A computed fold for a 104-nucleotide RNA from Paenibacillus ferrarius, annotated as Guanidine-I riboswitch aptamer.
RNA sequence: ACGAUUGUUUACUAGGGUUCCGCCGGUUGUUCCAACGCCGGGCUGGUCCGAGAGUAAACCGCUCUUCUCGAAGGGCGACACGGAAGGAUAAAAACCUGGGAGAU
Numbered sequence: 001a002c003g004a005u006u007g008u009u010u011a012c013u014a015g016g017g018u019u020c021c022g023c024c025g026g027u028u029g030u031u032c033c034a035a036c037g038c039c040g041g042g043c044u045g046g047u048c049c050g051a052g053a054g055u056a057a058a059c060c061g062c063u064c065u066u067c068u069c070g071a072a073g074g075g076c077g078a079c080a081c082g083g084a085a086g087g088a089u090a091a092a093a094a095c096c097u098g099g100g101a102g103a104u
Stems, first nucleotide, its partner, number of pairs: 007059006015049002020046002022043001023041005060077007079099001081102001086096002
């Protein structure tokens, strides 16, 4: 100086908004109340979305040992500061763009 690899999935969490549920408020009806319907409010929540730089597990990769040749067991899989703008979804986000731009 050049090249390759540093992985995949699932579950969960930080976080996120508002489709659905719930909650709260308002409202229509001959009067009142209740229920239903309608309108509004992200409102602690449930459903939902959800991490390259979060957690765990399974697989996978590399390697070592043993072996009844079918496999079994062990080790390793490093580091990682990060805008704005844009995109999807109902909407938003540490989601995607993106180990990006930039910084060291």
Its mean pLDDT, the model's own confidence on a scale to 100, is 81. The source organism's lineage runs through Bacteria, Bacillota, Bacilli, Paenibacillaceae and Paenibacillus.